[in-house]
RNA sequence: UGAGCGGGUCAGACGGCCGCUAUCGCCCUUGCGGCGACAGAGGAAAGUCCGGACUCCGGAGCAUGAGGUGCCGGGUAACGCCCGGGCGGCGCAAGCCGACGGAUAGUGCCACAGAAACCAUACCGCCACGCCGCAAGGCGGGGUAAGGGUGCAACGGUGCGGUAAGAGCGCACCUGCCGGCGGGGAGACCCGCCGCGCACGGCAAACCCCACCGGGAGCAAUGCCAAAUAGGCCCCUUCGGGGGCGGGUAGGCAGCUUGAGGCGGCGGGUAACCGCCGUCCCAGAGAAAUGGCCGUCACCCGCGCAAGCGGGGACAGAAUCCGGCUUACGGCCCGCUCAGCUU
Numbered sequence: 001u002g003a004g005c006g007g008g009u010c011a012g013a014c015g016g017c018c019g020c021u022a023u024c025g026c027c028c029u030u031g032c033g034g035c036g037a038c039a040g041a042g043g044a045a046a047g048u049c050c051g052g053a054c055u056c057c058g059g060a061g062c063a064u065g066a067g068g069u070g071c072c073g074g075g076u077a078a079c080g081c082c083c084g085g086g087c088g089g090c091g092c093a094a095g096c097c098g099a100c101g102g103a104u105a106g107u108g109c110c111a112c113a114g115a116a117a118c119c120a121u122a123c124c125g126c127c128a129c130g131c132c133g134c135a136a137g138g139c140g141g142g143g144u145a146a147g148g149g150u151g152c153a154a155c156g157g158u159g160c161g162g163u164a165a166g167a168g169c170g171c172a173c174c175u176g177c178c179g180g181c182g183g184g185g186a187g188a189c190c191c192g193c194c195g196c197g198c199a200c201g202g203c204a205a206a207c208c209c210c211a212c213c214g215g216g217a218g219c220a221a222u223g224c225c226a227a228a229u230a231g232g233c234c235c236c237u238u239c240g241g242g243g244g245c246g247g248g249u250a251g252g253c254a255g256c257u258u259g260a261g262g263c264g265g266c267g268g269g270u271a272a273c274c275g276c277c278g279u280c281c282c283a284g285a286g287a288a289a290u291g292g293c294c295g296u297c298a299c300c301c302g303c304g305c306a307a308g309c310g311g312g313g314a315c316a317g318a319a320u321c322c323g324g325c326u327u328a329c330g331g332c333c334c335g336c337u338c339a340g341c342u343u
Base pairs, nucleotide, nucleotide: 001339002338003337004336005335006334007333008332009331010330012297013296014295015294016293017292018291020040021039023037024036025035026034027033028031042315046326047325049324050323051322052321053320054218055217056216057215067213068212069211070210071085072084073083074082075081086100087098088097089096090095101209102208106207107206108203109202110201123148124147125144126143127142129140130139131138132137156174157173158172159171160170161169175199176198177197178195179194180193181192182191183190184189222254223253224252225251232245233244234243235242236241261280262279263278264277265276266275267274268273299312300311301310302309303308
């Protein structure tokens, strides 16, 4: 310098003017009023995909169905999230990705091609035998699966022996699985030895089996107050009706934001995270305010030797609240890897 990987952080600052919304205070001409003070979006407020708090409904207990999750250890209120590790895959590497239990419980599927896709078989070939033929060779019933061929995938691999040709048929080594033993680790798992054990194809984000998880609905939850109106009950009545209770619609209030909270320090832990101390209060509405202009400074880009000049600021916007994930998006900083060059 180029290419790449991982992490952190910010989301312009200050001032002036004009607006918008809530709260509080004051004033009056009490109203869609005026003045003043103070406060007023995010890292994702988004998608609403997971997990919880909270509320109501249901429920003796237990199970099933349907669903989700699925290596080990830890974190957490909880999770399908996070951290650390194991194993597998990708990358030269830094690193990244993985629904990562079971295919020997059973069922099903595996296009085309191919003899054959799981249970036994053979298209070409190879082989001895029988018959025909002078021969080349042909035919027949067999043996075989080494070689060729098909396919994403073909019944362990290499070599030697063996054989008519062959074959784990035998042997040695190797690979994988299974069983046993020993060692390491908290565990997933790893390493080694032995076996007169085996060679069982793939697919479970196909049905299924195993283990674990969990009732349902959601702030338009729910509760309180309560005009109108219906049915209901009570009282009075001049029999027309009147009054009260109750009921609950509109409407109002609560729920509503002090919380698994933010910031700082110290301590524990590899980390996620946790504990203690100090400090701060930070939108809470109504179909819903949070905006614009100017100036100065900072940042970035272009031009310029410079002074300076011109331009730019993404994605997006709360509505019960938290913890995650995913998606959108502009910068800045730090660490690391690979390649090239220079010293």